[in-house]
C1' cells in the first nucleotide's frame, strides 16, 4: 500500500435577514411591545421486553392462562448486557456468527409415500429337527435367528475379534451415550477411573419440572371554575341484600341504598401531573469486561390542534433514514456518506 | 395513546391433527358453433401461499422478526 474481520464516533457546516414555541428581565390596566437566552433523534419509529409513577375500600385460596429455561456476574429491573462453558456453521489465518443450550432413562400422540416391519420388526434369506414320496437346487409342518438383501429422512449402539447349528452386547477390545466416584473450577463444565445400563426420532406435538407474573395505563390520576332537571315515565331492590370492588372461572372477603332502561336538560374551560432526572460531561479507586465507589463541572424542548421553518450567499455540485407528546433502561427495524482504533494475509522498502 | 385481527392466481373462497404436482367458481385467452354478437361446447394460461430467517425427513399450516391493510376503546 491492497484486500479483509471486528469495534467505535459523527450524522452537512458557517454567515446574514425574517418568522414560530416556551423561559428570564423591563414597560403597560390589558391586548401587547422591547431586550436576552434556549429549542428534536441515533433511531424521536415498531410498541417487542423491563421499570418508574398513578389509581383500584388490599391484592386471599384453588384452578386456568402467559412468559422464561447452560453458568457466574452487571443492573432500579429485564426476555437486555458482560465474561465463561458446550453444540453447530463460516474462514487459509486473524477471528467471527449463531443456539427456541431443562426433560421423550414420566405418560399420551405422530412418523405421509415406499418398505416384510416405523417400535417389543421374520418378507426374502440362513440354521436345526420331524414327516411325505416323484429322492430333489423338492414339498409340508414345528422351532431358532436381526449377520446379509432391498425401501426410506430414519431400520433396532458402530468397527474388529471370539463364539455358535446359524446367529445375536451373547462375550471381549476400542469408540459413542448415560450413571457413579476422585481431582480442577464459585459454577456451567472439563479430565481420569469404575462398569450398573443402552428397544429410534419428534416437546418451534400435547405435556412434565423449576422460576416469575394482582389488574389497568397520562385519555392513569389530583384539583379549580361554569352550568342543568335533587324534575318526568317504566322495571328491580332496601337485612328475605339489588348492585359493585373482582382482573379468565369458582369460592372466599369487603362496600352497599340505591341500581337499570327511556325521553329530555346542561357543559364543550383551566391548573397540576410535565420534565432536575436510576440526568449528562470529564477525570477516576476497583474489576478480564459489562459496570462503577468518589471528585469536579453543567442545566439540556415541553407544545395541546399542537413550535423548531423560509429566503440569500459560501464551503463542494450531491447530502441518507427520518419529527418529541408522561418519563427512563434495552431490543428490533430504516439509514447517503465521512472519520478513528485493534487485528489477519500478501507484496514492497528500511 | 393503548389494544386486536387479517394477508393464498385478476376477483371471491378452499386445502381436516404438518404429508404426495396448492383445489373450486367467476373472469382472461385460443378454437368450434353463428351472417355477427351473446349463450353453449372443447381446451389452455395464470399464484408457489405478504417478506426474511428458523424447527422438521417434509411448512400455506408451527416459531421468531419485519412489511402492508383493516378494526376496536375512550
Nucleotide at each position: 500500500a491492497a484486500c479483509g474481520a471486528c469495534g467505535g464516533u459523527c450524522a452537512u457546516u458557517c454567515u446574514g435577514u425574517c418568522g414560530c414555541u416556551g423561559c428570564c428581565g423591563a414597560g403597560g390596566u390589558a391586548a401587547c411591545u422591547c431586550g436576552g437566552g434556549a429549542g428534536a433523534g441515533g433511531a424521536a419509529a415498531g410498541u417487542c421486553c423491563g421499570g418508574a409513577c398513578a389509581a383500584c375500600a388490599a391484592a386471599g385460596a384453588g384452578u386456568g392462562c402467559c412468559a422464561u429455561a447452560c453458568u457466574u456476574c452487571c443492573u432500579a429491573a429485564c426476555g437486555g448486557g458482560a465474561c465463561g462453558g458446550c453444540g453447530c456453521c463460516c474462514g487459509a489465518a486473524a477471528g467471527g456468527g449463531u443456539g427456541a443450550c431443562a426433560g421423550c432413562g414420566a405418560g399420551u400422540g405422530u412418523c405421509a409415500c415406499a418398505g416384510a416391519a416405523a417400535a417389543c420388526a421374520a418378507c426374502c434369506g440362513c440354521c436345526c429337527c420331524g414327516c411325505g414320496c416323484c429322492u430333489g437346487u423338492c414339498g409340508c409342518a414345528g422351532g431358532g435367528u436381526a449377520a446379509g438383501g432391498g425401501u426410506g429422512a430414519a431400520a433396532a449402539c458402530g468397527u474388529g475379534a471370539g463364539g455358535u447349528a446359524a446367529g445375536a452386547g451373547c462375550u471381549c477390545a476400542c469408540g459413542c451415550c448415560g450413571u457413579u466416584g476422585g481431582c480442577a473450577g464459585u459454577g456451567a463444565u472439563g479430565u481420569c477411573a469404575a462398569u450398573c445400563g443402552g428397544g429410534g426420532a419428534u416437546a418451534a406435538a400435547c405435556c412434565u419440572u423449576a422460576u416469575g407474573g394482582g389488574u389497568u395505563g397520562a385519555a392513569a390520576g389530583a384539583c379549580c371554575a361554569a352550568g342543568u332537571a335533587a324534575a318526568c315515565c317504566g322495571g328491580g331492590g332496601u337485612u328475605u341484600g339489588a348492585g359493585g370492588g373482582u382482573g379468565g372461572c369458582u369460592c372466599g372477603c369487603c362496600c352497599a341504598a340505591c341500581c337499570c332502561g327511556g325521553a329530555g336538560g346542561g357543559u364543550a374551560g383551566g391548573u397540576c401531573g410535565u420534565u432536575a432526572g436510576a440526568g449528562c460531561g470529564u477525570a477516576a479507586a476497583g474489576g478480564c469486561a459489562a459496570c462503577a465507589a468518589u471528585a469536579c463541572g453543567c442545566c439540556u424542548a415541553g407544545a395541546u390542534a399542537a413550535a423548531u421553518g423560509a429566503c440569500a450567499g459560501a464551503a463542494c455540485u450531491a447530502g441518507a433514514c427520518a419529527g418529541a407528546a408522561u418519563c427512563c433502561g434495552g431490543c428490533u427495524u430504516a439509514u447517503a456518506g465521512a472519520c478513528c482504533g485493534u487485528u489477519g494475509u500478501u507484496u514492497u522498502u528500511u | 395513546u393503548g389494544c386486536c385481527c387479517u394477508g393464498u392466481g385478476g376477483u371471491g373462497u378452499a386445502a381436516u391433527u404438518g404429508g404426495c404436482u396448492a383445489a373450486c367458481a367467476c373472469g382472461u385467452c385460443u378454437g368450434a358453433c353463428u351472417c355477427u354478437g351473446g349463450a353453449u361446447c372443447a381446451g389452455a394460461a395464470a399464484a408457489g401461499u405478504c417478506c426474511a430467517g428458523g424447527u422438521u425427513c417434509g411448512a400455506g399450516u408451527c416459531c421468531u422478526g419485519g412489511c402492508a391493510g383493516g378494526g376496536c376503546a375512550g

The prediction has a mean pLDDT of 76. Predicted 3D model of RNase P RNA and transfer RNA as a complex of 424 nucleotides. It holds a member of the Rfam family "Bacterial RNase P class A".